[in-house]
This record gives sequence, C1' cells and structure tokens, in this order.
RNA sequence: UCCUUAUCAAGAGAAACUUAGGGAAUGGCCCGAUGAAGUUUCAGCAACCACAUUUUAAUUUUAUGUAAGGUGCUAAGUCCAUCAGAACAUAGUUCUGGAAGAUGAGGU
Repeated sequence: UCCUUAUCAAGAGAAACUUAGGGAAUGGCCCGAUGAAGUUUCAGCAACCACAUUUUAAUUUUAUGUAAGGUGCUAAGUCCAUCAGAACAUAGUUCUGGAAGAUGAGGU
C1' cells in the first nucleotide's frame, strides 16, 4: 500500500512549547489570537486486542468481570449532505440500504 472482518446516536482535557489554521475529499455549516493544527507532559474515557472466570465440540462459541500491558479516543451523530430507494407531498423533512472514511484484529 492493498485485502478480509467487527464497530462507529454513549463516554472522556488540562498545562508547557509554538503560532494560523482546523473539522479526510467536495458543497454546506461550524471551531479558532478567550490560541487552530503540531510536539511534549500529566490526567481521563472506552473495552478492540489482552487477562481472569464461565460456557462450549472448540485455547476457535457464550456471558460476566479487570484495567497492569498493545492500540485507540477525549467540539458538534463519522458535524450534516454526497449514490440509490421509500414515505410524507413539491419545498424540503424523515427513514432504509450503499459508497467513502475512522479505529481495532487478522492477512498481504
């Protein structure tokens, strides 16, 4: 880089350095000198991997728990829409599925 698979309406921020952008893309709409993004430190959230117990034909299935370890995350539903369809009734709203994206695990 690519492939497979699971999840994505919950949750959780301060300080220092630095200085103008950031929210993946496009269009919106927002955040930002009352300090964006980035780096570092500390703290926190969660429970994917992990671990313990349980269950199972299964160390591969089920459930419960833990948070020492590997990741991840700590504005807004993945901020909203994008492609297709449906309902309400023509202006949009709502819903369903997909695409894309993010993260984990496995593979390449």